[in-house]
Context: one part of a larger RNA
Molecule: small-subunit ribosomal RNA, central domain
Organism: metagenome
RNA sequence: CUGGGCGUAAUCGCGCGCGUGCGGUUUGGCAAGUCAGGGGUGAAAGCCCGGGGCUCAACCUCGGAACGGCCUUUGAGACUGCCAUACUUGAGACCGGAAGAGGAGAGUGGAAUUCCCAGUGUAGAGGUGAAAUUCGUAGAUAUUGGGAAGAACACCAGUGGCGAAGGCGGCUCUCUGGUCCGGUACUGACGCUGAGGCGCGAAAGCGUGGGGAGCAAACAGGAUUAGAUACCCUGGUAGUCCACGCUGUAAACGAUGGGUGCUAGACGUCGGGGGGCUUGCCUUUCGGUGUCGUAGCUAACGCGAUAAGCACCCCGCCUGGGGAGUACGGCCGCAAGGUUAAAACUC
Numbered sequence: 001c002u003g004g005g006c007g008u009a010a011u012c013g014c015g016c017g018c019g020u021g022c023g024g025u026u027u028g029g030c031a032a033g034u035c036a037g038g039g040g041u042g043a044a045a046g047c048c049c050g051g052g053g054c055u056c057a058a059c060c061u062c063g064g065a066a067c068g069g070c071c072u073u074u075g076a077g078a079c080u081g082c083c084a085u086a087c088u089u090g091a092g093a094c095c096g097g098a099a100g101a102g103g104a105g106a107g108u109g110g111a112a113u114u115c116c117c118a119g120u121g122u123a124g125a126g127g128u129g130a131a132a133u134u135c136g137u138a139g140a141u142a143u144u145g146g147g148a149a150g151a152a153c154a155c156c157a158g159u160g161g162c163g164a165a166g167g168c169g170g171c172u173c174u175c176u177g178g179u180c181c182g183g184u185a186c187u188g189a190c191g192c193u194g195a196g197g198c199g200c201g202a203a204a205g206c207g208u209g210g211g212g213a214g215c216a217a218a219c220a221g222g223a224u225u226a227g228a229u230a231c232c233c234u235g236g237u238a239g240u241c242c243a244c245g246c247u248g249u250a251a252a253c254g255a256u257g258g259g260u261g262c263u264a265g266a267c268g269u270c271g272g273g274g275g276g277c278u279u280g281c282c283u284u285u286c287g288g289u290g291u292c293g294u295a296g297c298u299a300a301c302g303c304g305a306u307a308a309g310c311a312c313c314c315c316g317c318c319u320g321g322g323g324a325g326u327a328c329g330g331c332c333g334c335a336a337g338g339u340u341a342a343a344a345c346u347c
Base pairs, nucleotide, nucleotide: 004318005317006316007301008300013200014199015198016197021192022191024087025086027084028083029082030081032080033079034076035075036074037073038072039071040070041069048064049063050062051061052060053059090190091187092186093184094183095182096181097180098179102176103175104174105173106172107171108170109153113149114148115147116146117145118144119143120142124135125134161168162167205246206245207244208243209242210241214240215239219235220234221233222232257314258313259312260311261310262309265292266291267290268289269288270287271286272285273284274283275282276281277280296303297302320347321346322345329340330339331338332337
């Protein structure tokens, strides 16, 4: 480099996007790629084929083929390309609607929990398999009233919705992204992908400053046990929360990259549009989301119009198990560490 692959060895966690690669329909031109013919060159030797000479062979020798290529010239004009032209179906735009835990900021509500104060009240309460540590006559637990604080939002709630992914759930307001449906007399290929690059990125963790109700690594004690550095119990600090900055990972999963076209059906569900009638149902259509399933695919399991089917374009990645996602070096980070990434050896 070719080849075979990537749900289970293999799809970057996700997006934006420069370069690259690829790219809809029409007509005309050019002739770079492409195709056809001619010419030149491609030294000799060697290799290969056919013949000949040393008795054979090695060896030598003659002829052919080949020299995969390059240059030049004449022509062709389908395809690719370039230039020009026109188009609307790809893409976008405009107008009118629709649904939504999409994002950011500000405000606000009730239930619960804990703590504080006060009232009632008396000997227990907690907790467990059973207990004990623990709390309580300095009045606990229970109960009533008042107050404070922080965090999370029961029911609605749904194989429901939204988002590129991570993820998003009380209510109100402000700002703001995307999607879908219907319509149009607009632009006219403006597209797809995307090495590097840039941004986003759960939890834990880190820095500075706040906050701290509940929960709770570490830690302490009580149990259990042969032991118990655990499971259970009583406590409890980081942390969990907020602001700003860092980290950049995950079973970041659908273990399934993005885009486009084509290929049976059936049943749910969400959001629009059209039609019908008995106004909450039927039907149809577009977009999403599920379950099953035909052909086909698959090593099997299974996938099956939301493909793992049939094709095309672009990126990423894989190559037996262990050693190892480790060492060394580079880059990044405050650190923790991340990223790139071997070999010896071994089965």